A computed fold for a 75-nucleotide RNA from Bradyrhizobium hipponense, annotated as transfer RNA. Its Rfam family is "tRNA". Its family is annotated with triplet codon-amino acid adaptor activity in the Gene Ontology. The family's RNA type in Rfam is transfer RNA. The RNAcentral record of the sequence draws on ENA. The organism belongs to Bradyrhizobium, within Bacteria.
RNA sequence: GCUGGGGUAGCUCAACGGUAGAGCGCCUGGCUUCCAACCAGGUGGUUGUGGGUUCGAGCCCCACCCCUCGCUCCA
Repeated sequence: GCUGGGGUAGCUCAACGGUAGAGCGCCUGGCUUCCAACCAGGUGGUUGUGGGUUCGAGCCCCACCCCUCGCUCCA
């Protein structure tokens, strides 16, 4: 340099172009002699950045940044 995949909550991941969610975590309460487990409630977002298309974009298009599989060149 070329090619494929990926970037969304603190973590792991979802999400027909039409209200951004789940599990775990965290907080509060219940239960318990206490803790854990369990139960109830609560807490979560500049969807990597900047543009474009669209009535409407996490999703489509373009450029860039970052991570990663592979290929290639030089040393």